A computed fold for a 1384-nucleotide RNA from an uncultured prokaryote, annotated as small-subunit ribosomal RNA.
The RNAcentral record of the sequence draws on ENA.
It matches the Rfam family "Bacterial small subunit ribosomal RNA". Rfam links the family to the GO terms structural constituent of ribosome and ribosome.

[in-house]
């Protein structure tokens, strides 16, 4: 996808040239359209639907084949014939397209002649061969070929040349067919096959062949995976990986398949044909409704789909293809251009100088830092860019022109060779280059918690959001969002998807199975895998040499070309493979012949709950019968149901029946495992030992397969004493479908048959070999010794414990391996879903075997460690219990808290460890709260400016703060200028906040707990976390001490040192003391220094001494002495840490918030409320008491804005008074309980004192809200307190008073002081708390932990599901187009 007029007939438009006035005619190797004929159209180009296949890869075979055009060679091209399209006429149809008649040509078609070859048939010779054939020949016979065109020459006949045609031989190229090896997943696909497998004959094909047909035989394939299903084009190669591998099959190259879907043939050398034909179908289009037409998985382009993929471009200039003699024509092959940062490569976006480190941004410790030499500015360059100019290589041909050579030929033309000339560029005026201009035209993206390079601020406040994994975010987020800065890469960057890697996480290289996932429940055994020793043979495996092949491109190495590179070109290497062949023979295999050690056989001895069957025995339970006997028995933590006066239980005698076999009995025995236990007999399997003989590798393991296989369960028939699922009843309990009790059916037992599973466990497959020992025990043999079978030694074989090396994550294993090796089998690959669903097999059933996925989680798990915990264990302690004493809980009141109320009832504290707590003292103040009125640089601090009139006093207004007015005119220093203090006014920096966060903090404190603990260094030990020390035996109040010990030491705690107190001594005596002397009302005075006391220094107590005990220790116990005895009593002293304990309201402080208010001033109110609840106290309920009177004895404190005496007044609170005292001197200050005399007599009282009325006192500016006290009167509840709960072990509890701080006043609270002064402790079982050791753990926020299931609601996924529908495949059958073959 055409081309050829140089195969043929016929016709000729436009343009050109010639003739012609014109009409018209003519010319050319001219041109155009159609026909006939030839060649091409089977190439080139596209796509990957199908295909698991001789489709592909690789290597062979074809002696079983074909091959147009091309090359070489041989021979030939003679002579005839009849048609047909085009064309013309008629005609049908809308069209597509036809029909009939007539004419004509050929390199179209058909006979005839000829045949060197060739084909076929028959006869026959030689060579070769795997005996199927193949090759070279000879003879006879039969059939079968062709076409011309152009040119040259010649008068012509003819001859010659080129192309073409026919027959044949060979080559090249291409194609067909066959074979070895390789080539995805599923066994929940295990059996498949009828032309199927083979043979004979025939047909068919280019060719072999069941390719087809007839007949005959019954074969063929398959666990080394047939058949079926799913998926897929294959390869060279690409990506990745150290490699081995894994994954992919775009571009480029080879092969295959396909061309709208399915089927079919024709033509041809070649097709079962992308742009050919026929049929069927779907779709689309045209139509006159009768009928027709079409096939972009060619290049562009359109629509649709989609996350997504380009221009309806130029040219045949080059390379290549078709046709042609050629010019040439055709060529969406191809070469170029366009679009896309899609990839790779290269280049640029400027370079140098430049610190007032500018402005601005951001941060800030407010000093500064950083962006940052970055910018600006100055100087320079021009790759790129813009404009203008120059300007390639890619072109070599063919043809033509001029010469030349040249086979052959009579000659010419001439195949063919060659020098030169002429001509041809789509890209494109492109690459490149010159000049001019001017920093001019050019930087983004992601990240910044760790992995992983890079950090701050603001916003947000478990919200918004991020996220690859871990995980961020709940008010100080380097993790969200923004900003600044930084880091990485850079014309890119990041995300998403995918593959490999890391992943030794499927392990060939290179993993595992005791407890993490994983040994089959056990044995026998076919196939398979593996296999002792010697010799020989062979050479399959193995090793080695050579040859062929392993296409090109790619990768690698060396060169070369584009300015470099990407890219391209050349050469080499490699391609680990396959085929053929030569050689080696150790090892493995095979064959042959041996050997005895593996294995087995024979003989002897021995032990045993080994198995099967039959029989026998005694104890016990129950039942039955009988006797004795009477009221209970039985059962439990306690009971009840149950049994029993119809006679139980108990006891005796006799009988029945079933099941199981005490003692022996033992980490003893036997068996493959499951398992086996009274005794006897019969049958029977295996094992160990001993010594010889025999066989001669006969062995090990073992997928499938077969057999055995506890208990429960199932079927049939028996049996059934005790026990006992289910079930009934009684208890327990909130309930109790349980544990306990009373009954009780299946079952359990026997026979036969199923089932086939268990924590079937040593959680450890079988076999063989090797690798220290010690000690038990079962069986056998030998030796020594002996009376001996005791005992000792050796050895073989079982079975335990301990332990070395080694192994192990550790625990542990360790000759009975979990050690070191070999052989074979089984099994594992995160947790859940799930041993589930579906399918299949087995089963009577129950169910068993095999055995997923969706989905979901970031873990699940092992071993060990440290803690914590336990209704685990051991030891020990504590007012922890017990033993006691006194309380609380009931009453009234006080006080605190909750709640409620309120304008406010300020805030904090909340189990112990908040609640008489902060508060050692709210009428104002305090005061933080509420209401009202005021102030705004402020009540307070620092700085600046101005003025010094200030302070203070008085008056007026007012609730006060405050405002107005009047009077008033200071102090210190001075160099006399002024400065400072103080006050007023002003501006701004700032002040101020009891506002928030104690979960941002410091400091301080509480608590476990005055419990005895908590740690470190070095060493040792463990892979490590860790351990050891600190555990153990004693003993202590104590980790106090002693002994031992792979530990040795040390620190913080304990104890001691400190204070008070108990005894004594010394010193010293005023204000204290007073024995002796004197004196007085009085220690008042003299005096004394003895005593008491004071306050300083000492002594003393240490288990020091003695006895006992204990380990000769530490210590304990008893005693002596002593004021005191085993820490004498008390205090101070609080380890590492825990509780995000408490406190931002003591103070300090980060951040946030308020700034004419959340700050400051002031008056009044509130914190004092009151149905109620709780805590802590006081006072009581009375006689151990109340009230009256009298009489004693303390200690420790306080006092000048103070304590305040005596005296006087008042009933009293108190008043007056003012001595004394800065205090061992004076004062507060009288102690009280106690003691004595008398009274009350058991009652709501002579108990109790609340409440209320009245009258007062004191403090204070002021007692109304809201003080204390006094007097008179009033006289409530309450008669010892439920459940529950607190304190205390000796000068303690209980009881009695006194003082002090705070404070004007106010105490039942708090802190101290002394007086009187008990009871009890057997003891550690229990409650609580704690300490040490040990044990378990699924806890580590640590038991107030963790965690399971149902239900409710919402959502998701998967499965099942009556049925409905579709696809695919198989088989059988019906109908059957085109077509091929045959026949007519």
């Nucleotide at each position: 996808g055409g081309u050829c007029g140089a195969g043929c007939g016929a016709u000729u438009a436009a343009a050109g040239c010639c003739c012609g006035c014109a009409a018209g005619g003519g010319c050319a190797u001219a041109u155009a359209a159609a026909g006939u004929g030839g060649c091409a159209a089977a190439c080139g180009g596209g796509u990957g639907a199908g295909u698991a296949a001789c489709a592909g890869g690789u290597g062979g075979a074809u002696a079983a084949u074909c091959u147009g055009c091309c090359c070489c060679u041989u021979g030939g091209c003679g002579g005839g014939g009849g048609a047909u399209a085009a064309c013309g006429g008629c005609u049908g149809g809308a069209a597509a397209c036809g029909g009939c008649c007539g004419c004509u040509a050929a390199u179209a078609c058909c006979g005839c002649a000829u045949u060197c070859g060739g084909u076929u048939g028959c006869c026959u010779g030689g060579g070769u061969u795997u005996u199927g054939g193949c090759c070279c020949g000879g003879g006879c016979a039969a059939a079968g070929a062709a076409a011309g065109a152009c040119g040259c020459u010649u008068c012509a006949c003819g001859g010659c040349g080129u192309c073409g045609c026919c027959a044949a031989a060979g080559g090249a190229u291409g194609a067909g067919u066959c074979c070895g090896c390789c080539c995805c997943c599923c066994a929940u696909u295990a059996g498949c096959u009828a032309g199927u497998u083979g043979g004979u004959a025939a047909g068919g094909u280019a060719a072999c062949g069941g390719c087809u047909u007839a007949c005959c035989a019954a074969g063929g394939c398959u666990u080394c995976g047939a058949u079926g299903g799913g998926u897929a084009g294959c390869c060279g190669a690409g990506c990745u990986g150290a490699g081995a591998g894994g994954u992919u099959g775009a571009u480029c190259g080879g092969c295959c398949a396909c061309a709208c879907u399915g089927g079919g043939a024709c033509u041809g050398a070649g097709a079962u044909a992308c742009g050919g034909c026929c049929c069927a179908g779907a779709c689309a289009c045209c139509u006159a409704c009768g009928g027709g037409u079409g096939g972009c998985a060619g290049c562009a382009g359109u629509a649709g789909g989609g996350a997504a993929u380009a221009u309806u471009g130029g040219a045949c200039a080059a390379u290549g293809g078709g046709c042609g003699a050629a010019a040439g024509c055709c060529u969406g092959a191809u070469c170029c251009a366009g679009c896309c940062a899609u990839g790779c490569c290269g280049c640029g976006u400027g370079a140098g100088u430049g610190a007032u480190g500018g402005a601005g941004g951001c941060c800030u410790u407010c000093g500064g830092g950083u962006c940052g030499u970055a910018a600006a500015a100055c100087u320079c360059u021009u790759u790129u860019c813009u404009g203008a100019g120059g300007g390639a290589a890619g072109a070599a041909c063919a043809a033509c022109c001029c010469a030349g050579g040249g086979a052959g030929g009579a000659a010419a033309u001439g195949a063919u060779c060659c020098u030169g000339g002429c001509c041809u560029g789509a890209c494109g005026g492109u690459a490149c280059u010159u000049c001019a201009g001017g920093a001019a035209u050019a930087a983004g993206c992601a990240a910044c918690g760790g992995c992983u390079a890079a950090c701050u601020c603001c916003g947000u406040g478990c919200c918004a959001g991020c996220a690859g994994c871990c995980g961020c975010g709940g008010u100080a987020a380097u993790a969200c969002g923004g900003a600044g800065g930084u880091u990485g890469c850079g014309a890119g960057c990041g995300u998403u998807g995918u593959u490999c890697g890391g992943a030794a996480u499927a392990a060939c290289u290179g993993g595992g199975c005791g407890u993490a996932a994983a040994g089959g429940g056990a044995g026998c055994g076919c196939a398979g895998g593996c296999g002792g020793u010697u010799u020989g043979a062979u050479c399959a495996g193995u090793c080695u040499g050579a040859a062929g092949u392993g296409g090109a491109a790619u990768c690698c190495c060396g060169g070369g070309g584009c300015u470099c590179a990407a890219c391209c070109c050349c050469g080499g290497a490699a391609g680990u493979g396959c085929u053929u062949u030569g050689g080696a023979u150790a090892c493995u295999g095979u064959c042959a012949a041996g050997c005895u050690u593996g294995a087995g056989u024979a003989c002897g001895u021995g032990a045993g709950a080994g198995g099967a069957a039959a029989g026998u025995g005694g104890a016990a339970u129950u039942c039955c019968a009988g006797g004795u006997g009477u009221a209970g028995c039985g059962g439990u933590g306690a009971a009840a149901u149950g049994c029993g006066u119809a006679g139980a239980u108990a006891u005796c005698u006799g009988g029945a029946g079933g099941a199981a076999c005490a003692c022996c009995g033992g980490u003893g025995g036997c068996g493959a495992a499951a398992g086996c236990g009274a005794c006897u007999u019969u049958c029977u399997g295996g094992c160990a030992c001993g010594a010889u003989a025999c066989u001669g590798a006969c062995g090990c393991u073992g997928a499938g397969g077969c057999u055995c296989g506890a208990a429960a369960g199932c079927g049939u028939g028996g049996g059934g004493a005790g026990c006992g699922a289910a079930c009934g009843g009684g208890a327990u309990u909130a309930g109790a479908u349980a544990c306990c009790c009373c009954g009780g059916u299946a079952g359990a037992c026997c026979a036969c048959g199923c089932c086939g599973u268990a924590a079937a466990c040593g959680u450890u497959g079988u076999g063989c070999a090797c690798u220290a020992g010690g000690u038990g025990u079962g069986g056998g043999a030998g030796g020594g010794a002996u009376c001996g079978a005791c005992c000792c030694c050796u050895u073989c074989u079982g079975u335990g414990c301990c332990g070395c090396a080694g192994c192990u994550a550790a625990c542990g294993c360790a000759u009975u391996a979990a050690g070191u090796a070999c052989a074979c089998c089984g099994c594992c690959u995160g947790g859940g879903g799930a041993g589930u669903a579906c399918g299949c097999g087995c089963g009577c059933a129950a169910g068993c075997g095999u055995g997923a996925a969706a989905c979901u989680c970031a873990a699940a798990g092992g071993a060990a460690u440290u803690g914590a915990c336990g209704g685990g264990g051991g030891c020990c302690c504590g007012c922890a219990c017990a033993a006691g004493c006194g309380g609380u809980g009931g009453a009234g009141c006080a006080u605190g808290u909750g709640g409620u109320u309120u304008a406010a009832u300020u805030c904090g504290a909340g189990g112990c460890a908040a609640c008489g707590c902060g508060a050692a003292g709210a009428a104002c103040c305090u005061u933080a709260c509420c209401c009202a009125g005021g102030c705004u640089u402020g009540a307070c601090a620092u700085c600046c400016u101005g003025c010094g009139c200030u302070a203070c006093u008085c008056u007026u207004g007012g609730a006060a703060a405050c405002a107005a007015g009047a009077g008033g005119u200071u102090c210190u220093c001075u160099u006399c200028g002024g400065a400072g203090a103080c006050g007023c006014a002003g501006a701004g920096a700032c002040a101020g906040g009891u506002g928030c966060u104690g979960c941002a903090u410091g400091g301080c404190u509480g608590u476990c707990g005055u419990c005895a603990g908590c740690u470190c260094g070095u060493g040792c030990u463990g892979u490590g976390a860790g351990g050891u020390g600190u555990u153990c035996g004693g003993g202590u109040a104590a980790g106090u001490c002693c002994g031992g010990c792979a530990a040795c030491g040390a620190g913080c705690g304990c104890a001691a040192c400190c204070c008070c107190u108990a005894u004594c001594g010394u010193u010293a005596g005023u204000u204290a003391c007073c024995a002796u002397c004197a004196u007085u009302c009085a220690g008042u005075u003299g005096g004394g220094g003895a005593c008491u006391c004071u306050a300083a220094c000492g002594a003393g107590a240490c288990c020091g001494c003695c006895g006992g005990u204990g380990u000769u220790a530490a210590g304990c116990u008893g005693g002596a002495g002593g004021a005191a005895g085993g820490u004498g009593g008390g205090g101070a002293u609080g380890a590492c840490g825990u509780c995000a304990a408490g406190u931002c309201a003591u103070c300090a402080u980060g951040g946030c918030c308020c700034u004419u208010a959340u700050g400051c001033c002031c008056a009044g109110g509130g914190c004092u409320a009151c149905a109620c609840a709780c805590g802590u106290g006081c006072u009581a309920c009375a006689a151990u008491g109340g009230a009256c009177c009298c009489u004693a004895c303390a200690g420790a404190g306080g006092g000048c804005c103070g304590c305040g005496a005596a005296g006087c007044c008042g009933c009293g609170a108190g008043g007056u008074g003012g001595a004394g005292c800065a205090a061992a001197u004076c004062c507060c200050a009288g102690a009280a309980a106690a003691g004595g005399u008398a009274u009350c007599u058991c009652a709501g009282u002579u108990c109790g004192g609340a409440u209320u009325g009245g009258a007062g006192u004191c403090u204070g500016c002021a007692a109304c809200u809201c003080g204390a006290c006094u007097c008179c009167a009033u006289g409530a509840a309450g008669c010892u307190g439920g459940a529950a709960u607190c304190g205390c072990u000796a000068g303690u509890a209980a009881u009695c008073g006194c003082g002090g701080a705070u404070c004007a006043g106010c105490a039942u609270g708090c802190c101290g002081c002394g007086g009187u002064g008990a009871a009890u402790a057997c003891g550690u079982u229990c409650c609580c708390g704690g300490g040490c050791c040990u044990u378990g753990u699924a806890c580590a926020c640590a038991c107030c932990g963790c965690c399971c299931g149902u239900c409710a609601c919402a959502c998701c996924a998967c499965g099942a599901a009556a049925g409905c529908u579709u696809g695919u495949u198989g088989u059988a059958c019906c109908a059957g187009a085109a077509g091929u073959c045959g026949u007519u």